[in-house]
Predicted 3D model of an 87-nucleotide RNA (c-di-GMP-I riboswitch aptamer) from Ammoniphilus resinae. It was read from a public genome assembly, where an Rfam model found it. Taxonomically the source falls in Ammoniphilus (Bacteria, Bacillati, Bacillota, Bacilli).
RNA sequence: AUUUCUCAAGGGCAAACUUAUCGAAAGAUAAGGACGCAAAGCCAUCGGGUCUAAGGCAGAGGGUGCUAUGACGGCUGGGUUGCAAAA
Numbered sequence: 001a002u003u004u005c006u007c008a009a010g011g012g013c014a015a016a017c018u019u020a021u022c023g024a025a026a027g028a029u030a031a032g033g034a035c036g037c038a039a040a041g042c043c044a045u046c047g048g049g050u051c052u053a054a055g056g057c058a059g060a061g062g063g064u065g066c067u068a069u070g071a072c073g074g075c076u077g078g079g080u081u082g083c084a085a086a087a
Stems, first nucleotide, its partner, number of pairs: 002087003012037002017032006035074001041080003046077003049072003055067004
C1' cells in the first nucleotide's frame, strides 16, 4: 500500500417511541431510549429510487390531480476518509 470483515480487544453510531423546538409537510435538531449497523462516518452540485406539495398549473359543489426549487446517505450504485486483526 492492497484485499477480507472470520476471530478477539478497545470502542463507535443510534431505529421505533417519548418530550421540546423548527418546518406547509416530508423531515430535521436536542435530550432520553436501543431495532440494528464493519463504515448506520461524510458527499444529494455524480446517478437511480422513495417521500412531501408550501408555491405554481389544471379542475370544480371545492377532503381532487400534476409538479421540487423541499427531504431521505439507516433505500441503492458510486466517490471519499477511517480503528483493530488476519492474509
Annotation: Its Rfam family is "c-di-GMP-I riboswitch aptamer". Gene Ontology term of the family: cyclic-di-GMP binding.